[in-house]
RNA sequence: GAGUUGGCUGGGUAAUCGCUGCUUUGUUCGUAUUCAUUGAAUACUGAAUAGAGGGGAGGAAAGUCCGGGCUCCAUAGGGUAGGGUGCCAGGUAACGCCUGGGAGGCUAAAGCCUACGACCAGUGCAACAGAGAGCAAACCGCCGAUGGCGUGUUUUUUCGAAAGGAAAAACACUGCACAGGUAAGGGUGAAAGGGUGCGGUAAGAGCGCACCGCGCGUCUGGCAACAGUUCGUGGCACGGUAAACUCCACCCGGAGCAAGACCAAAUAGGUCCCUAAUGGCGCGACCCGCGUUGGGGACGGGUAGGUUGCUUGAGCCUGUGAGUGAUUGCAGGCCUAGACGAAUGGUUACCGCCGUUUACGGUACAGAACCCGGCUUAUAGGCCAACUC
Numbered sequence: 001g002a003g004u005u006g007g008c009u010g011g012g013u014a015a016u017c018g019c020u021g022c023u024u025u026g027u028u029c030g031u032a033u034u035c036a037u038u039g040a041a042u043a044c045u046g047a048a049u050a051g052a053g054g055g056g057a058g059g060a061a062a063g064u065c066c067g068g069g070c071u072c073c074a075u076a077g078g079g080u081a082g083g084g085u086g087c088c089a090g091g092u093a094a095c096g097c098c099u100g101g102g103a104g105g106c107u108a109a110a111g112c113c114u115a116c117g118a119c120c121a122g123u124g125c126a127a128c129a130g131a132g133a134g135c136a137a138a139c140c141g142c143c144g145a146u147g148g149c150g151u152g153u154u155u156u157u158u159c160g161a162a163a164g165g166a167a168a169a170a171c172a173c174u175g176c177a178c179a180g181g182u183a184a185g186g187g188u189g190a191a192a193g194g195g196u197g198c199g200g201u202a203a204g205a206g207c208g209c210a211c212c213g214c215g216c217g218u219c220u221g222g223c224a225a226c227a228g229u230u231c232g233u234g235g236c237a238c239g240g241u242a243a244a245c246u247c248c249a250c251c252c253g254g255a256g257c258a259a260g261a262c263c264a265a266a267u268a269g270g271u272c273c274c275u276a277a278u279g280g281c282g283c284g285a286c287c288c289g290c291g292u293u294g295g296g297g298a299c300g301g302g303u304a305g306g307u308u309g310c311u312u313g314a315g316c317c318u319g320u321g322a323g324u325g326a327u328u329g330c331a332g333g334c335c336u337a338g339a340c341g342a343a344u345g346g347u348u349a350c351c352g353c354c355g356u357u358u359a360c361g362g363u364a365c366a367g368a369a370c371c372c373g374g375c376u377u378a379u380a381g382g383c384c385a386a387c388u389c
Base pairs, nucleotide, nucleotide: 001389002388003387004386005385006384007383008382009381011351012350013349014348015347016346017345019056020055022053023052024051025050026049027048028047029046030044031043032042033041034040035039058365062376063375065374066373067372068371069370070256071255072254073253082252083251084250085249086248087101088100089099090098091097102116103114104113105112106111117247118246122245123244124241125240139186140185141182142181143180146179147178148176149175150173151172152171153170154169155168156167157166158165159164194212195211196210197209198208199207213236214234215233216232217231219228220227221226260308261307262306263305270299271298272297273296274295275294279293280292281291282290283289315334316333317332318331319330320329321328322327352363353362354361355360
C1' cells in the first nucleotide's frame, strides 16, 4: 500500500420558547367522613391549573419476512387436506436464527459461498444442435476376419468328332465395399455409458492385464455427518433433473393490542314497579292562561366517552465460574419513552467535520405505537482489534 473478518460510534456545549409522562409544593373544584348548620377541618392511586426538580427515539425505531410471549375463540386428541423445513452435533422460550464440525465449490492467501435427504418405489421432462438422449446410437471415418460379388490358377466331372465350352471344388488376390462388424478417432451437444499404457484384433472394444479411479462389503477413527484405505470383492457407472410431481423424516389450530378486561352519559328502544284526568309535564320562581297526554322510579343490554392492557423484561451493566464457541450458572448493582389531536421539537450563538476558501453552503440512513429474539434492506463520516499478500 492492497485486501479479509469482527466490533464500536452515529455530532457537541450554552441560552431561550414550547410538547409529553413522573416526583413534589401551592391554589381551585369534586367526592367521602367528622364537627357543626350552610360553613369549617381531615382524607383521596380524583380533576384542573401554577411553580420547582428530573426523564423523553434507533442501530436500524424500517420491511412486516420468520420465531416466541401475551390475549380471545369452538380446549384445538387422532386423521385428511394445506403449508413449511431438509448434511451432522449443539445452543435457545422458539426459529427458516446462531455456534462448532463434515462435504462440495471459489480465491494467490486471509477468507468467502452452498434448498447439501431420496431419481435401485412409481410417473414425468430435456428446447436447439446432432446419425443417435435412455433398458443407447453407425453421419464421417476404420475394417470387411465371416458371408457375398469379381478376377486368376489347379484339379475333377461333363457336352462335343475336334477346336472349344459348361459346372463344381480347392487355393490365391495391395480386387469391390454389398451384407455386416466397429464406440479407438472426427463431428453435435450442458450431457454421448471411467482414465493412461501394454497386450489383443480384420478393425476395434474392460475383450484380457497393470496402475489410477469407482461401486459394494468389511475393518479402523469419530456421538454423528463423514474420513482413512486394512482387507476382500465386482470389469464397472447404477446417466442428468425433486426451487418437476412424488417419497421419506420432522414441525405447524385460528385470529390478533382495532387482541381483550372494566366503568359508563344523552337519545331511542326493552322488562318490572308506582301514580293519574280538580292529575302530570312544558311555557326556567308564583298566579291566570295556552299547549300536551302521560308522568315518575328501578333494572339490564349497549353507543359516545373514559380507565386498563402499557411497559420490571427470555431486561441492562460489572465481576466471576463452565464451555473451542453460540450460550449458560452464581454474586452485586441499576430502572432506561409510554404518547393515541399520537409528544420526544423550534430558534440563536460558538465549536467539530465536508466542499469552495475572509464569507457562504452542507452535515448520512432515517421517527417508537403491546413486548421480545432473529433475518433482510438503508446508512455521510470517524475509531479499534485480529489476520493475509

This is a predicted structure of a 389-nucleotide RNA (Bacterial RNase P class A) from uncultured Enterovibrio sp. The RNAcentral record of the sequence draws on MGnify. Lineage of the source: Bacteria > Pseudomonadati > Pseudomonadota > Vibrionaceae > Enterovibrio. Of the family's consensus pairs, 92% are formed in the model. The prediction has a mean pLDDT of 76.